Transfer RNA from a Tissierellia bacterium, 74 nucleotides, folded computationally.
[in-house]
RNA sequence: GCGUCCGUAGCUCAGGUGGAUAGAGCGAUAGCCUCCUAAGCUGUAGGUCAGGGGUUCGAGUCCCUUCGGACGCG
Numbered sequence: 001g002c003g004u005c006c007g008u009a010g011c012u013c014a015g016g017u018g019g020a021u022a023g024a025g026c027g028a029u030a031g032c033c034u035c036c037u038a039a040g041c042u043g044u045a046g047g048u049c050a051g052g053g054g055u056u057c058g059a060g061u062c063c064c065u066u067c068g069g070a071c072g073c074g
Stems, first nucleotide, its partner, number of pairs: 001073007010026004019057001028044005050066005
């Protein structure tokens, strides 16, 4: 340099046939429970969906581009 894949919550990831409020587990935090802790139960917070542009009535999803990462080729 070229090709393929990936980038979504603090972490690991789902969502890829475009359509309802963007989700799960772990973690954090508050309450319940308990003599206390853990476990369990209930709630809460936390997201520019890597950045920008485009298509569309509508984009996490499609297209272009930039950035970062992994692998392969040279």
The sequence was found in a public genome assembly.
Taxonomically the source falls in Tissierellia (Bacteria, Bacillati, Bacillota).
Rfam family: tRNA. Its family is annotated with triplet codon-amino acid adaptor activity in the Gene Ontology. The family's RNA type in Rfam is transfer RNA. About the family: Transfer RNA (tRNA) molecules are approximately 80 nucleotides in length.